[in-house]
RNA sequence: GGGGACGUGGUGAAAUGGUAUCAUGAGGGUCUCCAAAACCUUUGUUCCAGGUUCGAAUCCUGGCGUCCCCG
Numbered sequence: 001g002g003g004g005a006c007g008u009g010g011u012g013a014a015a016u017g018g019u020a021u022c023a024u025g026a027g028g029g030u031c032u033c034c035a036a037a038a039c040c041u042u043u044g045u046u047c048c049a050g051g052u053u054c055g056a057a058u059c060c061u062g063g064c065g066u067c068c069c070c071g
Stems, first nucleotide, its partner, number of pairs: 001070007010024004018054001025043006047063005
């Protein structure tokens, strides 16, 4: 220099263009002599900027970052 994959809560992952979901974590509660476990509840997310669309995590363009391959 060229090519490819990926980027979603604190963490790990889902989501066929139509209410962003699950697990875990964290806060509170029930239970218990206390604690753990279990159960209930709350909390918090689409890398950035544009474009297409009635509607974008998803499609398109550019940028940024991580990883891999070629030279």

Description:
Transfer RNA from a bacterium, 71 nucleotides, folded computationally. It matches the Rfam family "tRNA". Rfam links the family to the GO term triplet codon-amino acid adaptor activity. By type it is a transfer RNA. The family is grouped with related families in Rfam's "tRNA clan".